Annotation
SAM riboswitch aptamer (S box leader) from a soil metagenome, 134 nucleotides, folded computationally. The RNAcentral record of the sequence draws on MGnify.

C1' cells in the first nucleotide's frame, strides 16, 4: 500500500483445548490444539501467453551540417513501464461461522428516563481502531 460477506477437508498420530485480545456466542472425548501424509480453494508475488496503451531505440522520410545534430505521419519490429484477461510452473497463504458478533465514533427509528445530560434495543446501517494475508 492492496485485499479480508465468495471459495476450498480427508486419514494419521496426540489427548483438552480452540476461535488473536476483552466481552458475548459458539466449536470440541461423535476427539480440541500441535506434528505428519495426502488433496484443494484461491490468484498476492513468480514463470509462460494475449489483448490494450504510453514511451524508447534501429530502420524510414524531412531540415541541418566541415563534424556533432534536430525534427517527425503511417506501417511493422524489439526493449521497458502501466493497465487489463488466460494459465496454475515455482513461492507464499488459505480450507466452522462475515476477520464469528461486539467494543470506539457516528446516522436512522423505537423505548425508558429526565431542567439539561443520558442509558439501551433495532437496522447482517456507515467509518474508525485493531488484527489477518500478500
Nucleotide at each position: 500500500c492492496a485485499u479480508c460477506u465468495a471459495g476450498a477437508g480427508g486419514g494419521g498420530u496426540g489427548g483438552a483445548g480452540g476461535g488473536a485480545u476483552c466481552g458475548g456466542c459458539c466449536c470440541u472425548g461423535c476427539g480440541a490444539a500441535g506434528c505428519c501424509c495426502c488433496g484443494g480453494c484461491a490468484a498476492c508475488c513468480u514463470a509462460u501467453c494475449g489483448c490494450g496503451u504510453a514511451u524508447c531505440u534501429a530502420u524510414g522520410c524531412c531540415c541541418a551540417u566541415u563534424u556533432c545534430g534536430g525534427g517527425u505521419g503511417g506501417c511493422g519490429a524489439g526493449g521497458c513501464g502501466c493497465g487489463u484477461g488466460a494459465c496454475a510452473u515455482g513461492g507464499u497463504g488459505c480450507c466452522a461461522a462475515g476477520u464469528c458478533c461486539g467494543g470506539c465514533c457516528u446516522g436512522c427509528g423505537g423505548u425508558c428516563a429526565a431542567g439539561g445530560c443520558g442509558a439501551c434495543c433495532g437496522c447482517u446501517g456507515g467509518g474508525a481502531a485493531a488484527g489477518a494475508u500478500g